[in-house]
Molecule: c-di-GMP-I riboswitch aptamer
Organism: Gammaproteobacteria bacterium
RNA sequence: CCAAGACAAAGGCAAACCCGCCGUGAGGCGGGGGCGCAAAGUUGCAGGCCUCCCGUGAAGGGAGGUGGCUGAACCGCCGAA
Numbered sequence: 001c002c003a004a005g006a007c008a009a010a011g012g013c014a015a016a017c018c019c020g021c022c023g024u025g026a027g028g029c030g031g032g033g034g035c036g037c038a039a040a041g042u043u044g045c046a047g048g049c050c051u052c053c054c055g056u057g058a059a060g061g062g063a064g065g066u067g068g069c070u071g072a073a074c075c076g077c078c079g080a081a
Base pairs, nucleotide, nucleotide: 005078012037013036017032018031019030020029021028022027035068041074042073043072045071046070047069048066049065050064051063052062053061054060
C1' cells in the first nucleotide's frame, strides 16, 4: 500500500414510537428515543419502491419523495489477527 472489518479503543450516525413545525401527499426539519449501522457520510445518475396530478379500452405522460433497497460516482475515522 492492497485486501479484510476485531466481542479492540476513541469518536460518530439514529429505525419504530412520542411532541412541535412544514407539505394535498409520499415525506422533511427540530427535540425526545434507540432498532440497528464500518460508510446508516454526500449525490436521486440508473434500476426499485412510494406520493400527487393529467389520462386510457389497455396504455401512457408529468411533477415530486426515498441515500437506513440495489448499482454507480465522490469523499472519509480507527487499526488487531